[in-house]
Context: one part of a larger RNA
């Protein structure tokens, strides 16, 4: 030096735990913002670097509940304070809320500069002195005011009311709209109307009361599941795309206008009889309707608007029975072993020196609000029928439809219909129109070119309560610690590491070597080989003693 044993040192793995993740149920909530939001800057503590909370009234002011004995967060000491005249705490309300940010007086390299115009303070008089409170910008209505240009209008003032920005990387409508890939290449296709961008919105959002469907039968708005079905089809008939009716189910709800006709108002015309036109009020709303003209009547209903009511919720209270008894073992009993009891609408779960139904917090049945919240109920206002006549009069126009060009429909131009329009032409008018998958005819339905409309259906940023054959510090969330923090990049952006003395600090007083670290004794403590680099404490790696070989 190998080897082998023993002992140690570093080392952090593994077992043991959990403050913290994660899925997911049930229920709530589903916005917040010029009354300045979201998110941030600087402040702010008796010492205060962070976090947290506040805002120059600054870990806090008031005002009503709850609460009952201590307390001035995280976070110990110290000082100095509160507090049964009920403090800290929790709920509800209200104050006060600097600067910046839409940021809204101007202005700007966020958190800064620079003003005006009214009031007030302040001072002997003042200010580049302080305070309040108004001054962006757009649309809207309504007033004034007013050019080119006579009446007018454009513009422009002024006042009221309105937006604006944010979100939860989620759900929805709508605009824009890829290319990897498939097709074993690849172009028509595929992917996908997907992913990106944009814009608008809600508690959902969209759709929606038949110009649908269906088939000789009939149904009767939309939506969402299930099935029809991978079927019927369509596809370089290639990969591939893929219905609908019917029929089971989930909710269930209808309604309003335009027009005719009637009137009032203003305005324009005029032979002054009146027309017209423009708002408004009434009338009327469907497939055999409705103005009209005549009859009769204000119901059933409905009530999404207003009232009234007050229920959940937003602090809490109360809550049974061994502070059983001996042993043993331990530091330590809730465990064992013996010997008796109790309770239970509570034997869910947690903590207590180790395993506690009766030790403590709870837990089951209950109870409970000054305030703030409003859900059902209830009440209303509002809306709302018939019946006969047939002359006339209405009943959504650059629409419907046709060309040509695209998109959309499962449907790739195909016989290709319906749907939707870029371009051109372009209807009828109830003895009318649309559709029944070219088109034509009978025949069946239905009435388009105007609006609203809950529920059954999508998500969860966030709140309460619970669940796991989820995870246990190289997992689970990037974050179990001051984490989107340190660090990094110009910049968008990336983006860590890092958790455990012990039951209790009882965290080692005092002596000794030592400048100090750091170690020996002494004490704590069940243990110090738990000693703060602290719970277990593998292995590489290094050490030392021994033993063998060389």
């Nucleotide at each position: 030096a190998g080897c082998a044993c023993a002992g140690g040192g570093u080392g952090a793995a593994u077992g043991c735990c959990u403050u913290g993740g994660c899925a997911c149920c049930a229920a709530u909530a589903g916005c917040c913002g010029a009354u300045g939001a979201a998110g941030g800057a600087c402040g702010u503590g008796a010492c205060a670097a962070g976090c947290u909370g506040c805002g120059a009234a600054a870990a806090g002011c008031c005002a009503c509940g709850g609460g009952g004995a201590g307390u001035a967060g995280c976070a110990a000491a110290u000082a100095u304070g509160c507090a049964u005249u009920g403090a800290u705490c929790c709920g509800u309300g209200g104050a006060u809320g600097u600067c910046c940010g839409a940021a809204u007086g101007g202005g700007g390299a966020a958190a800064c500069c620079c003003a005006c115009a009214u009031g007030a303070g302040g001072u002997a008089a003042a200010u580049g002195c302080u305070c309040a409170u108004g001054u962006a910008c757009c649309g809207u209505a309504u007033c004034g005011u007013a050019a080119a240009u006579a009446c007018a209008u454009a513009g422009c003032g002024a006042u009221g009311c309105g937006g604006a920005g944010g979100g939860a990387g989620a759900c929805g409508g709508g605009g824009u709209g890829a290319a990897c890939u498939g097709a074993a290449a690849c172009a028509u296709c595929u992917a996908a109307g997907u992913a990106a961008c944009c814009c608008c919105a809600g508690g959902a959002a969209g759709a929606g009361a038949a110009a649908u469907c269906a088939a000789a039968c009939g149904a009767g708005a939309u939506u969402c599941c299930g099935u029809a079905a991978g079927u019927a089809g369509u596809g370089g008939c290639g990969a591939g795309c893929g219905a609908a009716a019917g029929c089971g189910g989930a909710a269930g709800a209808g309604g309003c206008c335009a027009a005719a006709c009637c009137g009032a108002a203003a305005g324009u015309c005029u032979u002054c009889g009146g027309a017209u036109u423009u708002u408004c009020g009434g009338g009327g709303u469907u497939g055999c309707g409705g103005a009209c003209u005549g009859c009769a009547a204000u119901a059933a209903g409905u009530g999404a608007c207003c009232g009234u009511a007050g229920a959940a919720c937003u602090a809490g209270c109360a809550g049974a029975a061994g502070a059983g008894c001996c042993g043993a073992u331990g530091g330590a009993a809730a465990g064992c072993g013996g010997c008796c009891g109790g309770c239970a609408u509570a034997g869910c779960g947690g903590g207590u020196a180790a395993g506690a139904c009766c030790c403590c917090c709870g837990u089951a049945c209950g109870c409970g609000a000054a305030a703030g919240g409003g859900a059902a109920g209830c009440g209303g206002a509002g809306c709302g029928a018939g019946c006969a006549g047939a002359a006339u009069c209405c009943a959504g126009a650059g629409u419907a439809c046709c060309a040509c060009g695209a998109g959309a429909c499962a449907c790739g131009a195909g016989a290709a219909a319906c749907c939707u329009u870029g371009u051109g032409g372009g209807a009828a008018g109830c003895c009318g129109g649309g559709g029944g998958g070219a088109c034509c005819a009978c025949c069946c339905u239905c009435c388009a070119a105007g609006c609203c409309u809950a529920a059954a259906u999508a998500c969860u940023c966030a709140u309460c309560g619970g669940u796991g054959a989820c995870c246990g510090a190289u997992a689970g969330u990037g974050a179990a610690g001051u984490a989107g923090u340190a660090c990094u990049g110009u910049g968008a952006a990336g983006g860590a590491a890092a958790g455990g003395u012990g039951a209790a600090a009882a965290g080692a007083a005092c002596c000794c070597c030592g400048g100090g670290a750091g170690g020996g004794g002494a004490g704590u403590g069940a243990a110090a080989g738990a000693g703060a680099a602290c719970c277990u404490g593998a292995a590489a790696c290094c050490c030392u003693g021994u033993g063998u070989u060389u």

Large-subunit ribosomal RNA, domain I from a bioreactor metagenome, 550 nucleotides, folded computationally. Its Rfam family is "Bacterial large subunit ribosomal RNA". RNAcentral holds the full RNA, with entries from SILVA.